[in-house]
RNA sequence: CAUCUAGAGGGGUGGAGGGACUGGCCCAACGAAGCCCCGGCAACCACCUCGGACCAUUGGUCCGAGAGGCGGUGCCAACUCCAGCAGACCAACCAGAGGUCUGGAAGAUG
Numbered sequence: 001c002a003u004c005u006a007g008a009g010g011g012g013u014g015g016a017g018g019g020a021c022u023g024g025c026c027c028a029a030c031g032a033a034g035c036c037c038c039g040g041c042a043a044c045c046a047c048c049u050c051g052g053a054c055c056a057u058u059g060g061u062c063c064g065a066g067a068g069g070c071g072g073u074g075c076c077a078a079c080u081c082c083a084g085c086a087g088a089c090c091a092a093c094c095a096g097a098g099g100u101c102u103g104g105a106a107g108a109u110g
Base pairs, nucleotide, nucleotide: 001110002109003108004107009038010037011036012035013034017027018026019025021084022083023082024081039076040075041074044072045071047068048066049065050064051063052062053061054060055059080106085103086102087101088100089099090098
C1' cells in the first nucleotide's frame, strides 16, 4: 500500500482444547490444538498476452487491462463468528435492555 459479506475437506496420528486479545456467542470424546499424507479454493507474487509512457536499442523499467492454473505464498465452521472507539438515524422511554448504517481501531493475508 491492497484485500478481508464470495470460494474450497478427507484420511492418519494425537488426546483436550480451539475460534488473535477482552466480553458474548459458538465449535469440540459422534475426537479440539499440533504434526503428517492426499485433495481442493483463490488468483497476491512469478510466469504469459495486449495497450501506454519512459530510458534507450532489438532490449530494459514502470503503469494499466486480460487469460491460464505448471511454480512461490495463503486459505478450506459461523461476514475478520458478533461487538469493542466515534458519529448519524431508528426504536423504546416506568425501569432495564436495543437495532441499522458510516468511519475508525485492532487483527489476518499478500
Predicted 3D model of a 110-nucleotide RNA (SAM riboswitch aptamer (S box leader)) from a soil metagenome.
Rfam family: SAM riboswitch aptamer (S box leader). Its family is annotated with regulation of gene expression in the Gene Ontology.